The prediction has a mean pLDDT of 81. Predicted 3D model of a 73-nucleotide RNA (transfer RNA) from Planoprotostelium fungivorum. Lineage of the source: Eukaryota > Evosea > Variosea > Cavosteliaceae > Planoprotostelium. The RNAcentral record of the sequence draws on ENA and Rfam. It matches the Rfam family "tRNA". By type it is a transfer RNA.

RNA sequence: GGCUCCUUGGCCAAGUUGGCAAGGCGCUUCCCUAGUAAGGAAGAGAUCACGAGUUCGAGUCUCGUAGGAGCCU
Numbered sequence: 001g002g003c004u005c006c007u008u009g010g011c012c013a014a015g016u017u018g019g020c021a022a023g024g025c026g027c028u029u030c031c032c033u034a035g036u037a038a039g040g041a042a043g044a045g046a047u048c049a050c051g052a053g054u055u056c057g058a059g060u061c062u063c064g065u066a067g068g069a070g071c072c073u
Stems, first nucleotide, its partner, number of pairs: 001072007010025003019056001027043005049065005
């Protein structure tokens, strides 16, 4: 230098058929308990790495940038 893949709440992680962004851990409140843990109920938290494009509509498609991983030279 070239090519391929990855980037989604604090952490892990689904979504690839373009149509309200699941789930687990953790966190908050309540119940339960003499109390803690466990268990039960409810809740908050992601404009999807950044920028642009296509589209009525983009996490999803296209291009660029950044970071990471791998392969080739």